[in-house]
RNA sequence: CGGGGAGUGGCCUAGUCUGGUUAGGGCGCGUGUCUGGGGGACACGAGAUCGCCGGUUCGAAUCCGGCCUCCCCGA
Numbered sequence: 001c002g003g004g005g006a007g008u009g010g011c012c013u014a015g016u017c018u019g020g021u022u023a024g025g026g027c028g029c030g031u032g033u034c035u036g037g038g039g040g041a042c043a044c045g046a047g048a049u050c051g052c053c054g055g056u057u058c059g060a061a062u063c064c065g066g067c068c069u070c071c072c073c074g075a
Base pairs, nucleotide, nucleotide: 001074002073003072004071005070006069007068010027011026012025013024020058029045030044031043032042033041034040051067052066053065054064055063
């Protein structure tokens, strides 16, 4: 320098192909109940506008362009 892949709550992950319901799930966290306590179970709750900036569109995590970080391959 070229090609490919990845980036979504504290952590992991689905959704992207084919734009449209409140961005879903697991772990963790908070509160409450059960329990003598711990552990555990159950109920409720908080937490991400999707790597960044722009564009297209009535509407973008999703499509397009540029950039950043990481991984792989090649030179």
Molecule: transfer RNA
Organism: Gaiellaceae bacterium